[in-house]
Context: one part of a larger RNA
RNA sequence: UGACGGGGACCCGCACAAGCGGUGGAACAUGUGGUUUAAUUCGAUGCAACGCGAAGAACCUUACCUAGACUUGACAUGUCAGUAAAAAUUCUGUGAAAGCAGAAUCUACUGCGAGUUUACUCAAAGAUACUGUCACAGGUGAUGCAUGGCUGUCGUCAGCUCGUGUCGUGAGAUGUUGGGUUAAGUCCCGCAACGAGCGCAACCCCUAUCAUUAGUUGCCAGCGGUUAGGCCGGGGACUCUAAUGAGACUGUCUGGGAUAACCAGGAGGAAGGUGGGGAUGACGUCAAGUCAGUAUGUCCCUUAUGUCUAGGGCUACACACGUGUUACAAUGGCCGGUACAAAGGGUUGCGAAACCGCAAGGUGAAGCCAAUCCCAUAAAACCGGUCCCAGUUCGGAUUGAAGUCUGCAACUCGACUUCAUGAAGUCGGAAUCGCUAGUAAUCGCGUAUCAGCAUGACGCGGUGAAUACGUUCCCGGGUCUUGUACA
Repeated sequence: UGACGGGGACCCGCACAAGCGGUGGAACAUGUGGUUUAAUUCGAUGCAACGCGAAGAACCUUACCUAGACUUGACAUGUCAGUAAAAAUUCUGUGAAAGCAGAAUCUACUGCGAGUUUACUCAAAGAUACUGUCACAGGUGAUGCAUGGCUGUCGUCAGCUCGUGUCGUGAGAUGUUGGGUUAAGUCCCGCAACGAGCGCAACCCCUAUCAUUAGUUGCCAGCGGUUAGGCCGGGGACUCUAAUGAGACUGUCUGGGAUAACCAGGAGGAAGGUGGGGAUGACGUCAAGUCAGUAUGUCCCUUAUGUCUAGGGCUACACACGUGUUACAAUGGCCGGUACAAAGGGUUGCGAAACCGCAAGGUGAAGCCAAUCCCAUAAAACCGGUCCCAGUUCGGAUUGAAGUCUGCAACUCGACUUCAUGAAGUCGGAAUCGCUAGUAAUCGCGUAUCAGCAUGACGCGGUGAAUACGUUCCCGGGUCUUGUACA
């Protein structure tokens, strides 16, 4: 100087408390461990691994296993020799395919020159390809404890440092401590310090209000027509869209405070003291994670640890754990009626109306490169009816049958539909998680990946709470101080 303390003081955080809803019990989905297996590819392992890499394993992917093949190779550049067509297309045999063996079509391009001759022939060389040779290719093989880059974490915590000066023999100290204050090393005051940098804040984006500009979205707002649909004429008022501005700064008032910083309350205001959200992550810590995203040193393989192909596996199942979904019902289930979104996506695409089918879906083809058309009926809510507390008109697992769709192909191993079947489950032990407001809870909608496949992920809106006395305690963190046989 740090680190640590079941030392002290002060402060903060959904850390506790106060509340609301869960997990832990059930079934299923998914990941992991374990076990099994020819293989169940590999990695991730307290917080910070376990719906993680994977924004999508039927083949492919695929790295694993079994079997069959190839050896300058699936891919790149070059050397030497040979061939002349090669490539491409088609076919045959064998085969699961790859491959191996063979056949046919095709007779190309540039052209130093030469010949005949005025459009032909020969032709060095080149280009191209094949065969052989050699350099080499290739490796998701090892090492993340050789590395770059990127990332997680403490933590959006308020810290981490430097120059000069001063003090100390020195390691170092001071500044950065102190008194206040703040979300903040934020600011004020003091002070052997005076300044500065990286962080904080602000600058950026979205959102909340208004104005201007602009009107193929919107509007009977005001006028006219109407097939009653903003549909048409028409309008730019309003909504909206999207560009530019305005607006919030403790600016103002009162009180407190050292007259300071600042704090409490009020006014005005769409918004008030960082308005709400996002992006943004200091010096560093964990030899944290990643050689399988890519790059890369070294080592290793080179007729195989490379490459191709078929089938299988990654989907196994006594069990254990994590994360979720659906429930156990009446604030509910079912049936009928009926209202209101936002944000997205669409040409190898979205696909309307109409018709067929109980339905998944099919036929169909209008329109749309989209504020214009389509996906596309939002659902919960509301109105009416029914069920009457039961393993039920709750719950939907499982299984049987019949189908639909995608796709060469749904057996291993897809999703969905209909009929039948109708399991566990009556609110969950110890323990444990999230959340402070348009939040929790609850309800649907969309997108990426994607032929097909989400209860996951990422977004979007609808409805919309309760509670916070307080900081004694648990956990984590910050500042000062103290002890130490630790570094």

A computed fold for a 487-nucleotide part of an RNA from an uncultured Fidelibacterota bacterium, annotated as small-subunit ribosomal RNA, 3' major domain. It matches the Rfam family "Bacterial small subunit ribosomal RNA". Its mean pLDDT, the model's own confidence on a scale to 100, is 83. The RNAcentral record of the full RNA draws on SILVA.